[in-house]
RNA sequence: UCAGGAUAAUGGAUGGCUGCUCUGUCUAUCCAUCAGGUACGACAGGGAGGAAAGUCCGGACUUCAAAGGGCAGGAUGGCCGCUAACAGCGGCUGUGCCGCCAAAAACGGCAUAAGGAAAGUGCAACAGAAAGCAGACCGUGGCGCCUUUGGCGCCAUAAGGGUGAAACGGUGAGGUAAGAGCUUACCAGUGCUGCGUGCGAACGCAGCAGCUAUGUAAACCCCAUCCGAAGCAAAACCGAAUAAGCAGGCGAUUGAGGGCUGCCCGUCCGAUGCCUGCGGGUCGGCUGCUUGAGGCUGCCAGCAAUGACAGUCCCAGAUAAAUAGCCAUAAUGAACAGAAUCCGGCUUACAGUUAUCCUGAUCUA
RNA sequence: GGGCCUAUAGCUCAGUUGGGAGAGCGCAUGACUGGCAGUCAUGAGGUCGGCGGUUCAAGUCCGCCUAGGUCCA
Numbered sequence: 001u002c003a004g005g006a007u008a009a010u011g012g013a014u015g016g017c018u019g020c021u022c023u024g025u026c027u028a029u030c031c032a033u034c035a036g037g038u039a040c041g042a043c044a045g046g047g048a049g050g051a052a053a054g055u056c057c058g059g060a061c062u063u064c065a066a067a068g069g070g071c072a073g074g075a076u077g078g079c080c081g082c083u084a085a086c087a088g089c090g091g092c093u094g095u096g097c098c099g100c101c102a103a104a105a106a107c108g109g110c111a112u113a114a115g116g117a118a119a120g121u122g123c124a125a126c127a128g129a130a131a132g133c134a135g136a137c138c139g140u141g142g143c144g145c146c147u148u149u150g151g152c153g154c155c156a157u158a159a160g161g162g163u164g165a166a167a168c169g170g171u172g173a174g175g176u177a178a179g180a181g182c183u184u185a186c187c188a189g190u191g192c193u194g195c196g197u198g199c200g201a202a203c204g205c206a207g208c209a210g211c212u213a214u215g216u217a218a219a220c221c222c223c224a225u226c227c228g229a230a231g232c233a234a235a236a237c238c239g240a241a242u243a244a245g246c247a248g249g250c251g252a253u254u255g256a257g258g259g260c261u262g263c264c265c266g267u268c269c270g271a272u273g274c275c276u277g278c279g280g281g282u283c284g285g286c287u288g289c290u291u292g293a294g295g296c297u298g299c300c301a302g303c304a305a306u307g308a309c310a311g312u313c314c315c316a317g318a319u320a321a322a323u324a325g326c327c328a329u330a331a332u333g334a335a336c337a338g339a340a341u342c343c344g345g346c347u348u349a350c351a352g353u354u355a356u357c358c359u360g361a362u363c364u365a
Numbered sequence: 366g367g368g369c370c371u372a373u374a375g376c377u378c379a380g381u382u383g384g385g386a387g388a389g390c391g392c393a394u395g396a397c398u399g400g401c402a403g404u405c406a407u408g409a410g411g412u413c414g415g416c417g418g419u420u421c422a423a424g425u426c427c428g429c430c431u432a433g434g435u436c437c438a
Stems, first nucleotide, its partner, number of pairs: 001361010013329006020047007030037002049336001053347002056345005061231004068265004073227005078092005093114001094112006115222002120220002122216003137161002139157008169187006188212002190209008235287001237285002245278006257269003294313005300307002366437007375390004384421001392408006414430005
C1' cells in the first nucleotide's frame, strides 16, 4: 500500500415547486340565521427506525368480586452490584482454548445455560473378553492330567496387547508363583478438618484419609429463588341491535348454569332461568392515545453498568390508515427496511463512510 | 395488532425414556398372459425446512431464522 474479517459510530445531502396527515389560530360566498358553528379555505408548527422487524424475555397499564390457600405447571441457576423489572447490563471468580516462552508459572486475548452425578432412577448404540459396588479373549503365573519341543482342565492375576467417545491415577523402588495402592517415596486429583485473606464466589498454607470416586441433569429428578390469568381486537362510556317464532336438552334452594385460571378448597351471582341448533339482527361514535422509568446540555459520585443535581425542550398519533412526486446542484442518490397502547432489553437483517484491532500478500529500511 | 400450531421419500403420514431413518400409495425391472388389467418378487428414491449449541452420538433436547396454517373485535 492492497485484500479480507471482527467491533463501534454514522446510516440517505442542499435548495425550489406541487401534494398528504395531525395540532393551533383566523375566516367564508358553506351551515344556522338570535347567538354562533365548520372546512375540502388562509397562516403557523410537528410528521418513522437503529432496527419501527421477530414477538424471544421483562415491566407499565386495563379487566377478571377479592387476588386468598394447596396441587400441578413454568422460568432461572458462580459471586457482588445496577435496575421499575428481567433470561438484560457492569465488575470480579472459576474453567477451557490461544498467544508469549525451550517448558511451566505469571501476564495478555477470546469463549463460557457455570447449583447438585460421594441423594435416588434411567441411558451409554456399534466395536470389544468385559461398559458401570466392572471385566479373563490373547498374554503372564501356579496346580493337576495326558498320547510331553506340546495339549487339555481348574485357579490366580488388570503389569502388557487389541476395541472404543470412554477400560477405574502416573513414575521409580520394594514385594510376589506372576501381579496389583498390596506397601513406600515423589507427583496429580478428590473429600474432610484447622488457620489466614476477601462483603462474597473463591484463593493460599498446614494436617488427615490410599479415598482415585466414568460421562450425561439443553434425561427424569433434588435443592434454592421467582411466577394468579388474559391481553389495547385489553377495557370504559354513548347510540343501535341481540326480535318474533320453531325444535331439542337441563333446572328451580338437596339449585341447572355462570363469574375469561389446568384441578381442588374457599367464595360470589343465580329462576318468566340457562344451554344447543334453526331463523334472523348489529358491525357506528367517543375515550384509552401519547408528558414519558422522556430527550438534550452541563456538572458530581462510581473501575464500570448506573445514579444524584441544575438548566432547557415538547419531538407522529392515523382508523382503510399520512412521509410522496418532479426539477436543479459536472456524474451517482445506492443497504436493511415503514409507527398502530407505551417503555427497558435480547435476537435477526443491513450498501457506503469513519475509527480501532486482527489475518494474509507485496514493497522499503 | 395479538395468541397458538405444523414442516420426515413424488403424495399421505408413523417415528419416546437420544444410538437401525421407516409404512401405504406411486415409480423402475422381472415373472405369470397371445396382449392388457391384476397378482407376486426384487429394487431405486431422504442435506428429516435452514443455521448454531448441548452430548461420545441429535429427526428427537435447547436457541435463532424461513415457509405455511389456524383462532381472537
Two RNAs folded together computationally: RNase P RNA and transfer RNA, 438 nucleotides in total. Model confidence (mean pLDDT): 75 of 100. Rfam match: Bacterial RNase P class A. Rfam classes the family as a ribozyme.